Context: one part of a larger RNA
């Protein structure tokens, strides 16, 4: 100087407390372990792996396995020979491929050649999702959005070092003030962007107070309003009172759309964990080179005694079924979204206007309201499982997709010990949308609006972080 302490002091955080909803029991979905397997490809493993890489495994993807093939190779460059390329037919085969026959003679030209493509040969080589993340770059998680980390000069000290960065107070903050052998500075903090309010401006595809008009903002005027785009104003402890050291600040009040960081996001210091990734990519070394490379077919990644993580659906009356009526935001659409008509119990089918989108379409919001029935039962709860009959996508739906109808109607009557999340438009609850995508195993993930709580006495205790200080069998 650090580290560590079941030492001390201060301080902070959904850390506890106060509350609310869950998980842990059930069924299913999904990930992982174990096991099995020809293969169940690989990576990730306390917090910081486990609905994770994967924003989508039927083939492909695909890296794994089986048998069947190829060896300058699926891909690249240079040398050389030959043929334009292409297309068609037949045999064999699971396909890749192998074998045989035919068609065709282009573009360009200095008539030598050349370009593109196909094919043969020789060799430099290609290729590797093979190994090492403990050789690495880059990227990332975590500590942690915690407030810390460090330097120049100066001063103290034998030296490593120390001071500054400590102290009083204060802050979300090494934020600021005052003091002070320190004076300055850097990286983080804060400031920028977006949302909430107004003003100005612009009014089409958006809007409708007024004037007409219509079944209808439908149409003509209109630019007030909503809304959308742009520019700009606004919030700063600015004002008042109290408190404090005449400080920084703190408390209360006014005004205000908004108050003391207004809300959310992006932003992540020096370092830590030889943390993660050689399978995004790049890369050093090692290894394979008729195979650890490469092509195709089929299978596997979907197995299933069990264990475990994350979710969904429930166990019902604050409910269920059937009818009635209403209110969003944000997205997507031309190999696309598809209105309408007809048809089917339905999934769907047929038809086809509109839309390159503030115009058209997806689109119906759902919880909610209102009316009838059900009356505490494993039921008109719940929907797993199974059977039959269909539909859609796709060469293809058996392994292994999704959807519909009819029938079937398991477990489950609120969950032990234990444990997670959350402080406000939050939790809880309710639907909607997108990406990936032919289709979809999405109950995921990401966004979006609707309805909308309870509680916080406080820091004694638990866990984690920071500062100062202490004793020290540690370095």
């Nucleotide at each position: 100087u650090g580290a560590a302490g079941g030492g001390g002091g201060c301080c902070c955080a959904c850390a506890c407390a106060a509350g609310c909803c869950a998980u842990g029991a059930a069924g299913c979905a999904u990930g992982u372990g174990c096991u099995u397997u020809a293969a169940u490809u690989c990576a990730a493993u306390g917090c910081c792996a486990a609905g994770c890489g994967a924003a989508g495994a039927a083939c492909u993807u695909u890296a794994c396995c089986a048998g069947c093939a190829c060896u300058u190779g699926a891909c690249a460059u240079g040398c050389u020979g030959c043929g334009a390329a292409u297309c068609c037919u037949c045999u064999u085969g699971a396909a890749a491929g192998a074998g045989a026959g035919g068609u065709g003679u282009g573009c360009c030209u200095u008539c030598g050649a050349g370009a593109a493509c196909a094919u043969g040969g020789a060799c430099c080589c290609a290729g590797g999702u093979g190994g090492u993340a403990c050789a690495u770059g880059g990227c990332u998680a975590u500590u942690g959005u915690c407030a810390a980390c460090u330097u120049g000069u100066a001063c103290c000290a034998u030296a490593a070092u120390g001071u500054a960065u400590u102290a009083u107070g204060u802050u979300a903050a090494g934020u600021c003030c005052u003091g002070u052998a320190a004076c300055a500075a850097g990286c983080a903090c804060a400031a920028c962007c977006c949302c909430a309010u107004g003003u100005u401006u612009a009014g089409u595809u958006g809007u409708c107070a007024c004037c007409a008009u219509u079944g209808a903002g439908u149409u003509u005027g209109g630019a007030a309003u909503u809304c959308u785009g742009a520019a700009u104003a606004g919030a700063u402890u600015g004002u008042c009172g109290g408190u404090g050291a005449u400080a920084a600040g703190c408390c209360g009040a006014a005004g205000g759309a908004a108050u003391g960081u207004g809300a959310a996001g992006a932003u992540g210091a020096c370092g830590u964990c030889a943390a993660g990734u050689c399978a995004u990519c790049a890369u050093a070394c090692c290894c394979c080179u008729u195979a650890u490379g490469c092509a195709a077919u089929g299978g596997g990644u979907g197995a299933c005694a069990c264990a475990u993580g994350u979710g969904c659906u429930a166990c019902a009356a604050u409910g269920g079924c059937c009818g009635u009526g209403a209110c969003a935001a944000a997205g997507g659409a031309u190999a696309g979204c598809a209105a309408u008509c007809c048809u089917a119990c339905g999934a769907g089918g047929c038809u086809a206007a509109g839309c390159u989108c503030a115009c058209u379409c997806c689109a119906a919001a759902a919880a909610c309201u209102u009316g009838u029935c059900c009356u505490u039962a494993c039921u008109u709860c719940u929907a797993a499982u199974u059977g039959c009959a269909g539909g859609c996508u796709a060469c293809a739906a058996c392994u292994c997709a999704c959807c519909u109808g009819c029938a079937u109607g398991a477990a489950g009557u609120u969950g032990g010990a234990a444990u997670u999340g959350c402080u406000a438009g939050u939790a809880a609850u309710c639907a909607c949308c997108a990406g990936u995508c032919a289709g979809c195993c999405a109950c995921a993930c990401g966004a979006c609006a609707g309805u909308g709580a309870a509680u916080u006495c406080a820091u004694u205790c638990u866990c984690a972080a920071g500062c100062c200080u202490u004793a020290c069998a540690c370095a």
Source information
Small-subunit ribosomal RNA, 3' major domain from Eucalyptus camaldulensis, 475 nucleotides, folded computationally. Its mean pLDDT, the model's own confidence on a scale to 100, is 81. It matches the Rfam family "Bacterial small subunit ribosomal RNA". Taxonomically the source falls in Eucalyptus (Eukaryota, Spermatophyta, rosids, Myrtales).